[in-house]
Molecule: c-di-GMP-I riboswitch aptamer
Organism: soil metagenome
RNA sequence: GACAAAGGCAAACCCAGGGUGACCUGGGGACGCAAAGCCACGGGACUCGUCGCGAGGUGAGUCAGCCGGGUUGCCGAA
Numbered sequence: 001g002a003c004a005a006a007g008g009c010a011a012a013c014c015c016a017g018g019g020u021g022a023c024c025u026g027g028g029g030a031c032g033c034a035a036a037g038c039c040a041c042g043g044g045a046c047u048c049g050u051c052g053c054g055a056g057g058u059g060a061g062u063c064a065g066c067c068g069g070g071u072u073g074c075c076g077a078a
Stems, first nucleotide, its partner, number of pairs: 001075001008033002013028006031065001037071003041068003044063008
C1' cells in the first nucleotide's frame, strides 16, 4: 500500500470443557481485520477480594478485536 495475486486471522451466536467471576480453550460460524501475530510497559474498561458511611483507596486478575508504545513478520504493482 493496488478494484492485483497467494496465504492468514475470526466478532456476534451455537455446542463441549475450564474458571467464583471478568473471561479462556476446542469445534461450528463470519461481523470485520494489513499486523485482528506476540508483549499488560502507559492510559482505559471489566471481574473477584479487601479497607472506607461515602467519594474513593488497595491486592490479585481479565481484555492485545479500546487507544498509545515495544517487538517480529507474509505478499507486493505504479